């Protein structure tokens, strides 16, 4: 110096003027209902608060809330190495064991010797395969340089060798054979049984045995273990205009209808006045919490506990913005000064340009994804110098 791996933290600061939600406090009293006590919405003025690391996607996990529910089973659907953290997870933490990387380190993860199933293309053959070339026996037959070598054809036997394929039934030697193969046999490799040592386990080591040589895919089916009731703040409660509805009482002086007509009398309408459900609206649910910050202490770690402090949006068609100014950041081209042999590194002033992704809508854990750009810490390979 150069080139990578891993985590954490920030996500422009002061000011001026203009504006918007919400609460508190004060101060004019304006509009509207009133059961005259207030009660709603508004005005001035001073003050607190007022988006995110993802507020996002709604992909998992709970809280809360209404349903629904004797027990128990079966279907269904989820998770899957071990333990361990949490309210719970398809999350985190730590460790196993495999791939990949020289390394920091990253990804991955029941079961394939319970059954069933599937595997394009090429290949002769793809699953307790398989003779295509070859190698080899035997008969035939041709050739010749003829005790034998070469060639065609035919039936066998062979899995060592070539060839295909993403995978073709274990390696290396010897033996053995007509040529061959675990066929035998040493020795590695793995696989399984067994014992014996360490670990809470997953799993690790040694050591004997078995010629055992078992291929992939469980995100086809299935096996095995453990979880799981629906629906979701438009939950879900409370108040209720208006219009319909249902009841009681009142006027009969006028009005429609009916008892053929006056009379009376029911009725429709009309008046007050109550009732139920429930629209539009309103109010509650609504924000103090598995809540944040520090300190100490347990734990390798997630995390856990103890004491202090402090309160931190609650809008309802959705308020946190807009503008000038200074300063800091960054990136670009010039300049100039230190340092170095050198690549390089740092200061400093001029012009230009940049500030990203993106924003609550019940609240909380977590995972995905988007992103100008900045620091901060461990680490780990190269290459130089003392």
């Nucleotide at each position: 110096g150069g080139a990578g791996c891993c985590g954490g933290c920030c996500a422009g600061g002061c000011g001026g003027c203009c504006g918007c939600g919400u609460c508190c406090g004060g101060g004019a009293u304006g509009u509207g209902c009133u059961c005259c006590g207030g009660c709603a919405c508004g005005c001035c003025c001073g003050g607190g608060c007022g988006a995110g690391g993802a507020a996002a996607g709604u992909c998992c996990g709970g809280a809360c809330u209404c349903c629904a529910c004797a027990g128990g089973g079966c279907a269904g659907g989820g998770u899957g190495c071990u333990g361990g953290g949490u309210a719970a997870c398809c999350c985190c933490c730590a460790g196993g064991c495999g791939u990949g990387g020289u390394g920091a380190c990253a990804c991955g993860c029941g079961g394939a010797a319970a059954g069933c199933g599937c595997a394009a293309c090429a290949g002769a053959g793809a699953g307790c395969a398989g003779a295509c070339c070859g190698c080899c026996u035997g008969c035939g037959g041709g050739a010749c340089g003829c005790u034998g070598u070469c060639c065609c054809a035919c039936a066998g036997g062979u899995a060592a060798g070539g060839g295909u394929g993403a995978a073709a039934c274990g390696g290396u030697g010897a033996g053995g054979u007509a040529a061959g193969a675990g066929c035998u046999c040493a020795c590695c490799a793995g696989c399984g049984c067994g014992a014996c040592g360490g670990g809470u386990g997953a799993c690790c080591g040694u050591c004997g045995c078995g010629g055992c040589u078992a291929g992939g895919c469980a995100a086809g089916c299935c096996c095995c273990a453990c979880c799981c009731g629906g629906a979701g703040c438009a939950a879900g409660g409370c108040c209720g205009a208006g219009c319909a509805g249902g009841g009681a009482c009142c006027a009969g002086c006028a009005g429609g209808u009916g008892g053929c007509c006056c009379g009376c009398c029911a009725u429709c309408a009309g008046g007050u006045c109550c009732c139920g459900g429930g629209u539009a609206g309103g109010c509650c649910g609504c924000u103090c919490g598995a809540g944040g910050c520090g300190u100490c202490g347990g734990g390798u770690g997630a995390c856990c506990g103890a004491c202090g402090c402090c309160c931190c949006a609650g809008a309802u068609a959705g308020a946190u913005g807009g503008u000038c100014g200074c300063c800091a950041c960054c990136c670009g081209c010039c300049g100039u000064c230190g340092g170095g042999c050198a690549a390089c590194c740092g200061g400093c002033a001029g012009c230009g340009g940049g500030g990203a992704c993106a924003g609550g809508a019940u609240c909380c854990g977590g995972c995905u994804u988007a992103c100008c750009g900045g620091c901060c810490g461990a680490c780990u390979c190269c290459u130089c110098c003392c």